[in-house]
RNA sequence: CAAGUCAGCUGGAUAAUCGCUGGUCAAAAUAUCUUCAUGGUAUUGGGGCUGGAGGAAAGUCCGGGCUCCACAGGACAGAGUGCCAGAUAACGUCUGGGAGGCGCGAGCCUACGGCCAGUGCAACAGAGAGUAGACCGCCUGUUUUGAUCUAACGAUCACAUUAGGUAAGGGUGAAAGGGUGCGGUAAGAGCGCACCGCGCUUCUGGUAACAGAAGUGGCAUGGUAAACCCCACUCGGAGCAAGACCAAAUAGGAAAACUAUGGCGCUGUCCGCGCUGUUUUCGGGUUGGUCGCUUGAGACUAGAGGUGACUCUAUAGUCCAGAUGAAUGAUUAUCCUAGACAGAACCCGGCUUAUAGGCUGACUUAACUU
Repeated sequence: CAAGUCAGCUGGAUAAUCGCUGGUCAAAAUAUCUUCAUGGUAUUGGGGCUGGAGGAAAGUCCGGGCUCCACAGGACAGAGUGCCAGAUAACGUCUGGGAGGCGCGAGCCUACGGCCAGUGCAACAGAGAGUAGACCGCCUGUUUUGAUCUAACGAUCACAUUAGGUAAGGGUGAAAGGGUGCGGUAAGAGCGCACCGCGCUUCUGGUAACAGAAGUGGCAUGGUAAACCCCACUCGGAGCAAGACCAAAUAGGAAAACUAUGGCGCUGUCCGCGCUGUUUUCGGGUUGGUCGCUUGAGACUAGAGGUGACUCUAUAGUCCAGAUGAAUGAUUAUCCUAGACAGAACCCGGCUUAUAGGCUGACUUAACUU
C1' cells in the first nucleotide's frame, strides 16, 4: 500500500411560515345537574407551553405478559427440542467450552442422542452390497501337442484342457471384507511382527461433554435415522376483531332435532369436573360510545461482580406515540455525505429477510518492495 475477518454508531441537517394529533394550563360560549357554590359534567371554537414511528415498525417463524374458557385436574394421541455447562420470565434464542469440517490466517459452519430393539432403503454395474465373494490374474498338480538340451533315463519352456489353493495385484461401483511397511509362503493372507486404527481394563486432568497415558486382545456382525422407529426432556386452548361496561332499537319471530339413562362446555379421544337446557335452518334489529390503550420481565448514563451472555445497587440522574376511513405533511431558503430499506394499531424478548451513503475500533495475511 492492498485485500480480508469480527464488532459498533448513524440513517440528511438548520431556519421560517402554514397545517395534523396526544397531554397540560387558564379562560369564553351553550346545555345540564345539584348541596345554588364564581361547584360539577358534556359539547364547541380559539390561545400559551410541551410530546409525536424503526433498526428493522416488515415476515407472522418462536417464546412470553395480559384477557377469557374456568373452580381446576389425569391419561392417550399429537407436537417440539436433541454434545456439555451456564444466562434468561421463557424460547427452537444467546454465551462459553468440546467434537467434526472449511479457511494460509484473523475467523466461520453444524438438523451434534441411538444402527448390538426392530423394520426398511442403496437403481445399474459387479464374482460379491451384510450371517455379503472368485471375473481377470497368481501358484501347484493331471493330460495332449510343440520347441530346446541330453548317449539315454529324463529336465525346462509355451499353448490348451482339467482338479485344487488364494484374496496380496487389477477391474466394477457412491460405497468391496482395517491402513502402511517388513518377514514368511508353492503363491498369498493379521499368517507373524512394528507403528497407526478399533475393542476392553485401569490411571491422570476437567463440574461435564471430552482429552491424554499405560496395559492387553489379531480384532472389523459395514452405510443410512432432515428413513420409519427407539430413548431423554418439554408442551391446556383461543386470542385486543381477547374481554368489560353504557346507550339505543327490534319480531316476547317461525320451523325442526335431542330432551335428564339427555344436552352443552373444558383443542382431538377417554376419565373426571362444572352448568341445566342446547343445537340447526330461514328471517328481523343495532353497525353508536367509553374502557382495555400504554410506567414496563422499561431504556440510557455511573459503580461493582463475571471470560462472556448477563446480574446486583442507588431518591444518583435523564427519557417515555396512543391514531380508530386510521395523526407528524406542505412550501421557501441555505449546507453537503446529495439521502437506501421503508410507517406503530395490546405490549415485550428473540430469529429471519431488505438496506444507498458515511464514520469508528480491534485483529489477520499470500505475493511484491524497502
Molecule: Bacterial RNase P class A
Organism: uncultured Gammaproteobacteria bacterium